[in-house]
RNA sequence: AAUAAACAAUCGCUGAAUUCUCAGGAAGCGGGGGAACCAUAAACGGGCUUAUUGAUUAGCCCAAUGGGGUGAAUCACAGAAUGUGACGGGUUAUUUCUUUCGACCCGAACCCGGCAGCUAACCUCGUAGGCGUUGAAAGGGGGAUGA
Numbered sequence: 001a002a003u004a005a006a007c008a009a010u011c012g013c014u015g016a017a018u019u020c021u022c023a024g025g026a027a028g029c030g031g032g033g034g035a036a037c038c039a040u041a042a043a044c045g046g047g048c049u050u051a052u053u054g055a056u057u058a059g060c061c062c063a064a065u066g067g068g069g070u071g072a073a074u075c076a077c078a079g080a081a082u083g084u085g086a087c088g089g090g091u092u093a094u095u096u097c098u099u100u101c102g103a104c105c106c107g108a109a110c111c112c113g114g115c116a117g118c119u120a121a122c123c124u125c126g127u128a129g130g131c132g133u134u135g136a137a138a139g140g141g142g143g144a145u146g147a
Base pairs, nucleotide, nucleotide: 011132012131013130014129018027019026020025028127029126030125031124032123033122038117045062046061047060048059049058066115067112068111069110070109074086075085076084077083078082087107088106089105090104091103092102095141096140097139098138099137100136101135
């Protein structure tokens, strides 16, 4: 001097996941269920228990190739792995927002448990986790300073 790793602080990214309170909780933000109207062709379960001739009904259990939910995280074609395309999402910090071009990334995971369209009133739940990007042009808003 350079490179790599670790730690701390500041700042920043993803996401609803922030703020206040001694605590409990509250505010804000986000999700689910749930009428009328509208929409919706039909179409699969298994086992156990009680009553029962049987069916039906009720409850419980099971893995869930029935269905549904959060999420950008889906679809299609090849295929051993995986790759490609369409499409969807994110970053690219001038104070902030938006758009375009370029560049770089992601397209997972989990949950409900036979059941849920929309949905006012109403009911109910979450407020985590994980990370480290910074090229250019244009337009809008706000603040500060100077004249």
This is a predicted structure of a 147-nucleotide RNA (c-di-AMP riboswitch aptamer (ydaO/yuaA leader)) from Desulfosporosinus sp. FKB. Rfam family: c-di-AMP riboswitch aptamer (ydaO/yuaA leader). Gene Ontology terms of the family: regulation of gene expression and cyclic-di-AMP binding. The coordinates come from a structure-prediction model, not an experiment, and the mean pLDDT is 75. The source organism's lineage runs through Bacteria, Bacillati, Bacillota, Clostridia and Desulfosporosinus.